[in-house]
Context: one part of a larger RNA
Molecule: large-subunit ribosomal RNA, domain IV
Organism: Reticulascus tulasneorum
């Protein structure tokens, strides 16, 4: 000087981001006590008290058996041994003798709970969850979904819509507004527009033949039937345009100017919109300004808890708001405890270090 243990005067969280860590507390017992709130189950070991090893005086229930009665009752007599008893009594340094063995109480936030997670830095408000809600499946070569080579074939499932699938939200209670204009998605179908086909009809060329034409022999021009190319009317699905629907599908939820003497602004004007944030909640895990203002908690509080609402940027299953229980979750407080500190000392054990 480092680990690991043990005491400590007076204080007793001053310590520190933060009571970290250590202390406190702790079994027992047919005791006695136990609040708010509550989903009546809890919450509860709440919280807060008492007693206690040995000795012993006293007290009597229980059962058996006899008397006794009309039947209990009562009365003698025997077993058997728990429990109670007292300002009661030896002993000890100490009697829940060791060792095992909860600190406890309020608020407030998330999350209902139990459980699940990042094997090795995160255990949680993440995830599940039961409940609610939506979507989508009809299934005699065999549902949607999944897998697999767009096969077979397998799960679903030896199942049948109260079933299987897929999404979201997340117990319970109170509740979930308004918008379908974008974007998905469903449905219709009267027009549009169109692709592959389709090919009425037109145009060049080729090749025969045939008319013609003229000549030395041709060539031109014209019909005709075949064959190749070009171009194309009328028509032609389904997307898509079009006309509905739908949000607990993705998502959205204004401004300005005026007005009751003063202040506020219930009201009115005007723009623009699909519609303009309804009830809740609220300096919130979400507020920049900000340590927001008041209140309460200290001797002081950028903390916390109430309240206010001027929401920078809350708001309804991307759910809102309460909420008994629960929680190795956050955070603030209060009681006890204490070497966390004031402010350090002493002592053990094992290293280290020093001599040897």
């Nucleotide at each position: 000087c480092a680990a690991u243990c043990a005491u400590a005067a007076a204080g007793g969280a001053a310590c520190u981001c933060g009571g970290c860590a250590a202390a406190u507390u702790g079994a027992c017992u047919a005791c006695c006590g136990u609040a708010a709130c509550u989903u009546c189950g809890g919450g509860a070991u709440a919280a807060g008290g008492a007693g206690a090893g040995c000795u012993c005086a006293u007290u009597a229930a229980u059962c058996u058996u006899g008397a006794u009665u009309a039947a209990u009752a009562u009365c003698a007599a025997g077993u058997a041994a728990a429990a109670a008893g007292g300002a009661a009594g030896a002993a000890g340094c100490a009697u829940a003798a060791a060792a095992u063995a909860a600190u406890g109480u309020u608020g407030u936030a998330c999350g209902a709970c139990u459980g699940u997670u990042u094997a090795a830095u995160u255990a949680a408000a993440a995830c599940a969850c039961a409940g609610c809600a939506c979507u989508u499946c009809g299934c005699u070569a065999a549902a949607a979904g999944a897998u697999g080579a767009a096969a077979a074939a397998u799960c679903u499932a030896a199942g049948u819509a109260u079933u299987g699938a897929g999404u979201g939200u997340g117990a319970u209670g109170u509740c979930u507004g308004c918008c379908c204009g974008a974007u998905c998605c469903c449905g219709g179908c009267u027009g549009g527009u169109u692709a592959a086909c389709a090919g009425a009809g037109a145009a060049a060329u080729c090749a025969a033949a045939u008319u013609g034409g003229g000549u030395a022999a041709a060539a031109a021009a014209a019909u005709u039937u075949g064959g190749u190319u070009u171009u194309g009317a009328c028509g032609g699905a389904a997307c898509c345009c079009c006309c509905g629907g739908u949000u607990a599908a993705u998502g959205g939820c204004g401004g300005c100017c005026u007005u009751a003497a003063c202040g506020u602004g219930a009201g009115g004007g005007u723009c623009c919109u699909a519609a303009g944030g309804u009830a809740g909640c609220g300096a919130a895990a979400u507020g920049c300004c900000u340590u927001g203002g008041c209140c309460g908690u200290u001797a002081a509080a950028u903390g916390c808890g109430g309240u206010c609402u001027u929401g920078c940027a809350u708001g309804a299953a991307u759910g809102a708001u309460g909420u008994a229980a629960c929680g190795a979750u956050a955070c603030a407080a209060c009681a006890g405890c204490u070497g966390u500190c004031u402010c350090u000392a002493u002592g053990a054990u094992u290293g280290a270090c020093u001599c040897a």